Order: sequence, then structure tokens, then C1' cells
RNA sequence: GACCUUUUCGUCUAGUGGUUAGGACAUCGGCCUUUCACGCCGGUAACGGGGGUUCGAGUCCCCCAAAGGUCGCCA
Repeated sequence: GACCUUUUCGUCUAGUGGUUAGGACAUCGGCCUUUCACGCCGGUAACGGGGGUUCGAGUCCCCCAAAGGUCGCCA
């Protein structure tokens, strides 16, 4: 340098054009318990940035950024 893959709550992860963006753990509140833990109920919390296509984009396309991989160039 060329090509390919990945980027979603604090963490892990689902979501192949119409979802209220879901789940687990964590966290916060409550219930339960003599207390703690477990268990149960509920809350908070996310689409890397920009642009495009579309009636509608986490999802498709382009650019940028970051991470990873394959191949190559340079003496």
C1' cells in the first nucleotide's frame, strides 16, 4: 500500500429495511429473610463519526476512525 472482517447498554450478546432496539450478567429501588446470600418484582442504561439511497436504515451503499487478519512493496 491492496484486499477482507469487526464496531449495539458498564460487560457479553440478539436483531438480513417497518421493534417501544430484546436478553444475560452487573447496577439502583422494592419484596422476601433475624441478617447476608439466593429467589421474586420493577427502574436506569447502547447502535463509532459523517454523508447517501429509501416513504422508512442498527440493517443497504460511500468516506473517515479504531481493532484484527491475508498478501505485497521498500535495502
Predicted 3D model of a 75-nucleotide RNA (transfer RNA) from an uncultured bacterium. Its mean pLDDT, the model's own confidence on a scale to 100, is 82. It matches the Rfam family "tRNA". By type it is a transfer RNA.